[in-house]
Context: one part of a larger RNA
RNA sequence: CUGGGCUUAAAGGGCGCGUAGGCUGUUUGUUAAGCGGGGUCUGAAAUCCCUCGGCUCAACCGAGGAACUGGGCUUCGAACUGGCAGACUGGAGUGAAGUAGGGGUAAGCGGAACUUGCGGUGGAGCGGUGAAAUGCUUUGAUAUCGCAAGGAACACCGGCGGCGAAGGCGGCUUACUGGGCUUCAACUGACGCUUAAGCGCGAAAGCUAGGGUAGCGAACGGGAUUAGAUACCCCGGUAGUCCUAGCCGUAAACUCUGAGCGCUUGUUCGAGGGAGUUUUUUCUUUCUCGAGCGUAGCGAAAGUUUUAAGCGCUCCGCCUGGGGAGUAUGGUCGCAAGGCUGAAGCUC
Numbered sequence: 001c002u003g004g005g006c007u008u009a010a011a012g013g014g015c016g017c018g019u020a021g022g023c024u025g026u027u028u029g030u031u032a033a034g035c036g037g038g039g040u041c042u043g044a045a046a047u048c049c050c051u052c053g054g055c056u057c058a059a060c061c062g063a064g065g066a067a068c069u070g071g072g073c074u075u076c077g078a079a080c081u082g083g084c085a086g087a088c089u090g091g092a093g094u095g096a097a098g099u100a101g102g103g104g105u106a107a108g109c110g111g112a113a114c115u116u117g118c119g120g121u122g123g124a125g126c127g128g129u130g131a132a133a134u135g136c137u138u139u140g141a142u143a144u145c146g147c148a149a150g151g152a153a154c155a156c157c158g159g160c161g162g163c164g165a166a167g168g169c170g171g172c173u174u175a176c177u178g179g180g181c182u183u184c185a186a187c188u189g190a191c192g193c194u195u196a197a198g199c200g201c202g203a204a205a206g207c208u209a210g211g212g213u214a215g216c217g218a219a220c221g222g223g224a225u226u227a228g229a230u231a232c233c234c235c236g237g238u239a240g241u242c243c244u245a246g247c248c249g250u251a252a253a254c255u256c257u258g259a260g261c262g263c264u265u266g267u268u269c270g271a272g273g274g275a276g277u278u279u280u281u282u283c284u285u286u287c288u289c290g291a292g293c294g295u296a297g298c299g300a301a302a303g304u305u306u307u308a309a310g311c312g313c314u315c316c317g318c319c320u321g322g323g324g325a326g327u328a329u330g331g332u333c334g335c336a337a338g339g340c341u342g343a344a345g346c347u348c
Base pairs, nucleotide, nucleotide: 004319005318006317007302008301012316014201015200016199017198021194022193023192025088026087027086028085029084030083031082033081034080035077036076037075038074039073040072041071042070049065050064051063052062053061054060091191092188093187094186095184096183097182098181099180103177104176105175106174107173108172109171110154114150115149116148117147118146119145120144121143125136126135162169163168206247207246208245209244210243211242215241216240220236221235222234223233258315259314260313261312262311263310266293267292268291269290270289271288272287273286274285275284276283297304298303321348322347323346330341331340332339333338
C1' cells in the first nucleotide's frame, strides 16, 4: 500500500449555507476519449522461469526457448462510463388552494409573587437551624391593611405534546418575517446529492463600553460544625445574572449514533393535514412528524430494529496501544481569558 473501523472499546466535524472536486433519473441518435477484440512494431544485454549442456557434484558458467505484466501505430466493436445533439417526467423545484406551531425580530400591554418607601392597626419579639449563633427589632421589627415605586421571571394550561439546521424557543396583543405539512397536478424539465476551502449561526461562563439592579448570588465578611473546615448549614454580600452595541467560539454543543436516496415482517399510542362513511359520535384509509414494544437481520454483548446499529449506493469528517499531551514549538485568530492547528524525546 491492498485494509479494518467510528452508540458504549480509539474514532461523526456543535449546526447550517456553499465554491472547487466526487457522484448522478428515463429514453433516442451520434461520437469513439475511457473500455474490449485482432494485427503489427518495440520492450538492449544480464537477471527471474523452462529445457539441454560444461567444470567429478553444487554454487558458478554456456546455449536455446519462454517471459519482460509496458509503450507506439493501425483496424474492428458499441453494452457500459464520458462527450455532443434531441426528447421525457417519476427526482428536484415553481404555482394554486388550505393548514398546525413556545420558529425569528421589534414595539406595546397584563396579573401573581418579591423587595423597598410612605401611611394605618398593633406592641415584643422576629428570623434561622439537627441544635444554635451571627443578623433584624421599643428610633416600634415580625404580622396585617392601604398606597406608591422598581426589576426580573411568566404559576395553572403543560403533555416521553409542538416548532426550529443546531444552539434553542413558553403570559397577552400587534407589525414584519423564515420554514414545514396536506391537496391539486397547471408550469420548468435532472435544474439533483454531498461538500475540502470559505462564509454565517452558535448554551452558559467570560471580556469591552454605556445603562440597569427586585430576587438570587462566585469572590469576600461574619456565625456555626469540626481535630482542623480556606467546605457542606446559617446571616449578610460585590462581580454577575437583565438591557443596548461589540467581542469570545467553547460544552456530557449527546440520540455520546454525519448528510442524502432506495429496499426490508408487525403492533400500540400521540400531533398535523387529506379522502370515504356517518345526523353527530364513530369507523376505514392515505401522507407527514413524534414516542413505546418488538420479527428477521445485525451486534462482543448491552441492545438496535422502516426515526436501523438491517440490506445497498454516493459524498464528507474522523480513528490506528496507554502515559507524556490537547502539552511544547511554529503559524493563525482574540482586548484578555484563551481558541484552532498540533508533535517528539522518554516511559509502560
Molecule: small-subunit ribosomal RNA, central domain
Organism: uncultured Planctomycetota bacterium